């Protein structure tokens, strides 16, 4: 100086977010047990299962100072009576839910041995018994007969302090004659032994202690799917027992006792101190220690004794093991130790009574498996060690590696020093209490010298500290929960590191905790699960204001108890801890006793504000019943009229010349009430509508008269409850499940249509369920307002009244403040603050199901589970996307024109098939005249054969040679042999060395058109040249997110303006760029005969809604006009935003990984990429007279050229030959007249003077080479096609269409492709309903792989649990009736007098017999659920899911589901109301 010291979160549901919600993991614990692994010690602990059997030892004996007898020399030792013990102590937990326990009280209803204290007393006497002795049964175990004897064993007799009984007296209390005191009768005790000290013994009272009984709370858990239980049961009298009270027992007598505050019944358990966890309240448990019960092989009994109805005692019955001579006996480890056996699992047949306790003794002493120690187990807890200090060339090795390195790692090697456990050897305790003796532990623990030592286990994706490499390839495996593994795994497996605890790590198992996920503390119920469909009202549960009172609740303060031990504080001993050991505070609680009265509660008394009443007036589809009414249907009967009606998208069936529909009149029938009519009234809620009469409930105003808390809520209870549905009897117009037809449709058991039964109506009588919704319980208080309406009084203005205006009250509705809410949203009609008090939830899914109970004629309906399965299901808001949702806008998107594909013949690419190969890649729009702007070699990659192997290519080492060049042979060619020839640059006087190239060798590597574009990088395609995407900051929002970018106008445009919590920004748009259209200015040759002019080049002007008019809001624009070469982007290109397709490309280039290396690499020669029933894409040429051909005659642009273009002239019919000028280009040239056109001749509608394929012949040119496989020329041939089905593409102006020209590439060309360049020169567009595509804003949405989405039932299959179920099997706990064993108790008799025998009798356990209850298991077959990568039918549900959806009930159908009747919005869009807000 104390004794209160404390509370932590994470993952997972989505695209994201919040929020509900349940799973999960992080922590402490254990009588554990199971892997790997193991030095020590010290404290503690050890059969949770079979209360299952149990061999063997041993766990209760002592006393000769009570006693007799026998052995023995003795000391002593045995047998027996007698005495105490043995009822303790150990052990176990089976039964028990209360005869138990805990806490507290009673006992005036009670006992108590040994022990202590007091008082008293201790005399006489007498008769059996064992041991033993002798006979005898028995197999044993044991037993009987005779006979003898002792005692402190047993019996009389006296004594009587006293005690019990019984009677009186007085006291004392409220009584109980309760109790206390006296008197009097009667009754009742004993035992000796000695060492002469004293032990022992009787009585009677008190003490200590220990037990019995009774009660009062509390434990006491689950279950209502156990609700009614009881006959000794509940209470009386009187008996009887007991230590005692009492139905405890019996006999008569009443007919009671228990219960929803939970009886009875069932299940399941030994309570507690306490241990475990938890901030705590609490939840879970009852090992070890300590109390209490309860049991001792199972059931039953009682003896003895102070005390048992007795673990190591007894008698009966069972069951089970043993001996047996079959005749009958023994036995009980849930005592220590073992044993089987049962389990995942739990010790030695140890040592000693030295200590601490117990029995017995007067003592020594004995006995003690209590107990003390040892002994096994890392089973916990505590401690200690496995080494400290130095050591960098950071060794060698591992592992990565960007090859530079880093890391293992001062770690180690080395040095120095220490010196635990241990090993050896010396010494050695405490524990002994007691002068003397005594230690099991133990030569232990300690001390000293010399030596002198072992790490492991798990993890390393997030939660969770803690990376990499390699193997493996949705395989093998891992997972606690999300999840990881399909070819680049930090998640498998392995190494290297690494982290984490450490003699242990890790994992299963159970408890608490996180878990506010059962919520007193400290949860909620409009939509997440969850208000009863409404109402009346019992129990209970709760209550207005004032006074007084009691003191039950409450509080104070004493005082008793709340065992110890555990924990908690202070101390103290083991070296420390753990452990132990002292004190102290605590023990939340119960009694008691004493006070306070504010509150709650009890009396009493009083009030009026709550409640009810009364008088006066009101609205109203409030409810019954009764009568009336008219329009409409639809049916009959006439009358008119003639050909159709009817019905749908469109049609059929259907009705009709036997007169339908149409129309008039008459009549009949049954059902609903048009307008008014309304977020309008009314009702408790379902719910209620034409009119009038009666009968009857509620509710509102106003007066403030009257009672005086009479209230509130309500578990059970009872009552009322739309349609449907049933039952009995009507009654049936319309309308309609069901069914019959048409129809759509793949079907079509449907949506549509024509028919039509039940039913819809009424009486009466069940049903009792709805989205019985305001998805919001009833009742009372309190907090901003606004409007709009209903009733109603009143009072002002006002009015000729009346409306209208402004207040109060009750009601209906919208908006909204603060506040709540996850939010949405609700907000005086509350989901806001607060009070009461009832119902109800607690992942989903199985299931509102199953079994039971109860209601019902059924239908079914109230109550109401499990097992299994899943990590989710859910709510509300969010951004996107989608919609057979909606608004607005744009696009050759339709339309409106024009030519065209699809038909044909060729050309060309694709598929396909073929093939030695037909190389690869591109496949909806974004594949397919595409890569490829040139496949005969070559390209080239792809078959076949020949060949090479440091390689055809790049770096490096050596050795040698310059390179090159030509020639010969072999050979298909590469390739190989041989031979000539030649020396060059740079330095150096040389010698020599260098650099480039070339050959030879090694080897390190080259080398891949292999694979992977789903491993990149650059680069393209697409939506789209669409008008988007975004950011800062601010500001709204719990947040994802939103505003900025939404509204109005305009624009090609997110253009620009207004306006506006945004206010400013980039990225796109537009503009800048280029090409063109006029002008002008300059310069200029090769254009131009010259000059204006043309044309080139360069530079400038121009055009901006400037300008004029109207529109618009004044802005922005815009519409017309004017000017102008052009006019509202002039007109064409270039450019192409975040982003979207795992879109294309590894074969264009680059590149990670994988893979090949005398080949998958490289080189040749031929092939093939060009194949050919066929299908598709693109395009040519056609099909004819707007045409073909012949022939005259005009006009272009814009490219190209020196290994080239190539002129003049000449040859060919031509292709082309020959030539060879010009010209590196405004000059030459290709290149002419460019064609279509124009003119003009022929052709006359025809498979042709169209068409030209295709075939024959002859030819040219390029190229080594045109056989597979080239263009071109000429002669010849002349094929199919007469404008092309379904369907499809382009085109908005100098476009479309027709028409030459050129160019890249390239020897040549399979170009009819691509790119470009002019020429000739149009139609149409009213306009956005409709198609496709895209924008914006709006709604829904169960979609987010985003509608190619999501999803729901039958049916097949496989697997699991589970419901029925003819029935079989087992167990439990009871009833009845038989059963009767030991045994106490009663009754008689008989012998006797220590007391026994015999019979009867009540009771009474196990057994038996029965019929019920309940549990449990199994069972052909059978019903539904769950789950299971890729099964069949369909497509109900999400968007108006295409017929809206849902809920309840009928029916009806393979299946989702379908139709009727009624409800509900938790239904999209239009339109109309009301209302409320806005620029």
């Nucleotide at each position: 100086u104390u004794a209160u010291u404390u509370g932590a979160g994470a993952g997972u549901u989505u695209g994201a977010u919040c929020c509900u919600g349940g799973c999960u993991c992080a922590g402490a614990a254990u009588u554990a047990a199971c892997g790997c692994u193991g030095g020590c010690g010290g404290c503690g602990u050890g059969c949770c299962u079979a209360a299952c059997a149990c061999a063997u030892g041993c766990a209760a004996g002592u006393c000769g100072u009570g006693c007799g007898c026998u052995c023995g020399c003795a000391a002593g030792a045995g047998c027996g009576c007698g005495g105490c013990g043995a009822a303790c102590g150990g052990g176990u937990g089976a039964g028990u839910a209360a005869u138990g326990c805990u806490c507290g009280g009673g006992u005036a209803a009670c006992u108590u041995u040994c022990c202590c204290c007091a008082a008293u007393c201790c005399g006489g006497g007498a008769a059996a018994u064992a041991a033993c002795a002798u006979a005898g049964c028995g197999a044993a175990a044991g037993c009987u007969g005779u006979g003898c004897u002792a005692a402190a064993g047993u019996c009389c007799c006296a004594u009587g302090u006293g005690u019990c009984u019984u009677a009186a007296u007085a006291g004392u209390g409220a009584a109980a004659u309760u109790c206390u005191a006296u008197u009097a009768a009667g009754a009742u005790a004993a035992a000796u032994c000695u060492c002469c000290g004293g032990a022992g013994g009787a009585u009677u009272g008190g003490g200590c202690a220990a037990g019995g009984c009774c009660u009062g709370a509390g434990u006491u858990c689950c279950u209502a799917u156990c609700a009614g239980c009881u006959u000794g049961u509940u209470g009386g009298u009187g008996a009887g027992g007991u230590a005692a009270u009492a139905g405890c027992u019996c006999a008569c007598c009443a007919a009671g006792g228990c219960g929803a505050u939970g009886a009875c019944g069932g299940g399941u358990a030994g309570g507690g101190g306490c241990g475990c966890u938890g901030a705590g309240a609490g939840g879970c448990g009852g090992a070890c220690c300590c109390c209490c019960c309860a049991c001792a092989c199972c059931g039953g009994g009682a003896c003895u004794g102070a005390g048992a109805c007795a673990c190591g005692g007894c008698c009966c019955g069972g069951a089970c093991u043993c001996c047996u001579a079959c005749g009958g006996g023994a036995g009980g480890c849930a005592g220590c130790a073992g044993u089987u056996g049962g389990g995942a699992a739990u010790a030695u047949u140890g040592c000693g009574c030295a200590a601490u306790g117990g029995g017995c003794g007067a003592a020594a002493g004995c006995c003690u498996g209590a107990c003390g120690c040892a002994g096994c187990g890392a089973c916990g807890c505590c401690g200690c060690a496995u080494g400290c200090a130095g050591g960098a060339u950071g060794a060698a090795g591992g592992c990565c590696u960007u090859c530079g390195g880093g890391u293992u790692g001062u770690a180690a090697a080395c040095u120095g020093c220490a010196g635990u456990a241990g090993a050896u050897a010396g010494g050695g305790a405490c524990g002994a209490a007691a002068u003397c003796u005594u230690g099991a532990c133990g030569g232990u623990a300690c001390c000293u010298a010399u030596c002198g030592a072992u790490a492991a286990c798990a993890c390393c994706g997030a939660c969770u500290a803690a990376c990499u490499a390699c193997g493996u390839g949705c395989c093998a495996g891992c997972a606690g929960u999300c999840g990881c593994g399909g070819u680049a795994a930090u998640a498998c497996g392995u190494a290297g590191g690494g982290u984490g605890u450490g003699a242990g790590c890790g994992u299963u198992a159970u408890u608490c905790g996180g878990a506010u996920u059962u919520a007193u503390u400290g949860g909620g119920u409009g939509u997440a699960a969850a208000g009863c469909g409404c109402g009346u009202g019992u129990a209970g549960g709760u209550g207005g204001c004032u006074u007084u009172u009691c003191a039950g609740g409450u509080c104070a303060a004493a005082u008793g108890c709340u065992a110890a031990a555990u924990a908690c504080c202070c101390a103290g001993g083991c070296u420390c801890a753990a452990c132990c050991u002292g004190g102290g505070a605590a023990a939340u609680g119960c009694a008691u006793u004493u006070g306070a009265a504010a509150c709650c509660g009890g009396a009493a008394a009083g009030c009026u504000a709550g409640a009810g009443g009364g008088c006066a007036u009101u609205a109203g589809a409030g409810g019954c019943a009764a009568c009336c009414g008219g329009a409409a249907c639809u049916g009959g009967c006439g009358g008119u009229g003639g050909a159709g009606g009817a019905g749908u998208a469109a049609a059929a069936u259907c009705c009709g010349u036997u007169g339908a529909u149409a129309u008039c009149g008459c009549u009949a029938g049954g059902a609903a009430c048009a307008c008014c009519g309304a977020u309008g009234g009314c009702g408790a809620a379902a719910g209620c509508a034409g009119g009038u009469u009666g009968c009857u409930g509620g509710g509102g105003u106003g007066c403030u008269c009257c009672u005086g808390a009479c209230a509130c809520u309500g578990a059970g209870a009872c009552g009322c409850g739309a349609a449907a549905g049933c039952g009995u009897g009507g009654g049936g117009a319309g309308c309609g499940a069901a069914c019959g037809g048409g129809a759509u449709u793949a079907g079509a058991u449907a949506c549509c249509c024509c028919g039509g039964u039940a039913g819809u109506c009424c009486a009466c009588g069940c049903c009792g369920u709805a989205a019985a919704c305001u998805a919001u319980g009833c009742a009372g208080g309190c907090c901003a307002g606004a409007u709009a309406u209903u009733a109603g009084c009143g009072a002002g203005a006002a009015u000729c009244g009346a409306c209208c205006c402004u207040c109060c009250u009750a009601g209906u509705a919208u908006c909204g403040u603060a506040g709540c809410u996850a939010a949405c949203g609700c907000g005086u009609u509350a989901a806001g603050c607060c009070u009461g008090c009832c119902a109800c939830c607690u992942g989903g899914g199985g299931a509102g199901u199953a079994c039971g109970g109860c209601c019902g004629c059924a239908a079914g309906g109230c109550u109401a589970a499990a097992a299994c399965u899943c990590a989710a299901a859910g709510g509300a808001a969010u951004u996107g996307a989608c919609g057979g949702g909606g608004a607005c806008c744009c696009g050759c998107a339709c339309a409106a024109g024009c030519g065209g594909u699809g038909g044909a013949g060729c050309a060309u690419g694709u598929g396909g098939u073929u093939u030695a190969a037909u190389u690869c890649g591109a496949c909806g729009a974004c594949a397919a005249g595409c890569g490829a702007a040139g496949a005969a070699c070559c390209u080239u990659a792809c078959c076949a054969g020949g060949g090479c192997u440091u390689g055809a290519c790049a770096u490096c080492u050596g050795g040698g040679g310059a390179a090159g060049u030509c020639c010969c042979g072999a050979g298909a060619a590469a390739u190989c042999g041989g031979g000539a020839u030649g020396u060059g640059c740079c330095c150096g006087c040389a010698a020599g060395g260098g650099a480039a190239c070339c050959c030879c060798a090694a080897g390190a590597c080259a080398g891949g058109u292999g694979c992977u574009g789903c491993a990149c990088g650059g680069c393209u395609g697409u939506c789209g040249u669409c008008a988007g995407c975004u950011c800062g900051u601010g500001u709204c929002g719990u947040g994802a997110g939103a505003u900025g970018u939404a509204c109005g106008g305009u624009u090609a445009a997110a253009u620009c303006c207004g306006g506006u919590a945004a206010c400013g920004a980039g990225c796109g748009c537009a503009a800048c760029c280029u090409g063109u259209a006029u002008g002008c200015u300059g310069u200029a040759u090769u254009a131009u005969a010259u000059g204006u002019c043309u044309u080139a080049c360069a530079g400038c002007a121009g055009a901006c809604u400037g300008c004029c008019c109207g529109c618009u809001u004044u802005a922005a624009g815009u519409g017309g006009g004017a000017g102008g070469a052009a006019g509202g982007u002039g007109c064409a290109g270039a450019u192409g935003a975040c982003g979207u397709c795992a879109a294309g490309u590894c074969a264009g280039c680059g590149u990670g990984g994988c893979u090949c290396u005398u080949a998958c690499g490289c080189c040749c020669u031929g092939g093939g990429c060009g194949a050919c029933a066929c299908a598709c894409g693109u395009g040519c040429u056609a099909c004819a007279a707007u045409g073909g051909g012949g022939c005259u005659g005009a006009c272009a642009a814009a490219g190209g050229g020196u290994c080239g273009c190539u002129a003049a002239g000449c040859c060919g019919u031509a292709a082309g030959g020959c030539g060879g000028a010009g010209c590196u280009a405004a000059u030459c040239c290709c290149a002419c007249c460019a064609a279509a056109c124009a003119g003009u001749c022929c052709c006359u509608c025809a498979g042709u003077u169209c068409g030209g394929a295709u075939u024959g012949a002859g030819g040219u040119c390029u190229g080594c080479a045109a056989c597979u496989c080239g263009a071109c020329c000429u002669c010849a041939u002349g094929a199919a096609g007469c404008u092309g089905g379904a369907a499809u593409c382009g085109c908005u102006a100098g476009u479309a269409a027709c028409c030459c020209u050129g160019c890249a590439u390239c020897a040549g060309c399979c170009a009819u492709g691509g790119c470009a360049g002019g020429g000739u020169g149009a139609a149409u567009a009213c306009g956005u309903u409709c198609u496709c595509g895209g924008g914006u804003c709006u709604u829904g949405u169960a979609c987010a792989c985003a509608c190619c989405g999501c999803c729901c039932g039958u049916c097949a299959c496989g697997u699991c649990a589970u419901g029925a179920g003819a029935g079989c099997c087992u167990g439990c706990a009871a009833u009845a009736c038989u059963g009767g064993a030991a045994g106490c108790c009663c009754c008689a008799a008989c012998g006797a007098u220590u007391c026994g025998u015999u019979g009867g009798g009540a009771c009474g356990a196990a057994g038996g017999u029965a019929g019920g209850g309940c549990a449990g298991g199994u069972g052909a077959u059978u019903g539904g659920g769950a789950c299971g990568a890729a099964g069949u039918c369909g497509u109900a549900a999400c968007a108006a899911g295409g017929u809206a959806u849902c809920c309840c009930u009928a029916u009806c159908g393979g299946a989702a589901g379908g139709u009727g009747g009624g409800g509900a919005u938790g239904g999209a869009u239009c339109a109309c109301c009301u209302c409320c807000u806005u620029u």
This is a predicted structure of a 1479-nucleotide RNA (small-subunit ribosomal RNA) from a Pseudomonadota bacterium. Its mean pLDDT, the model's own confidence on a scale to 100, is 83. The RNAcentral record of the sequence draws on ENA.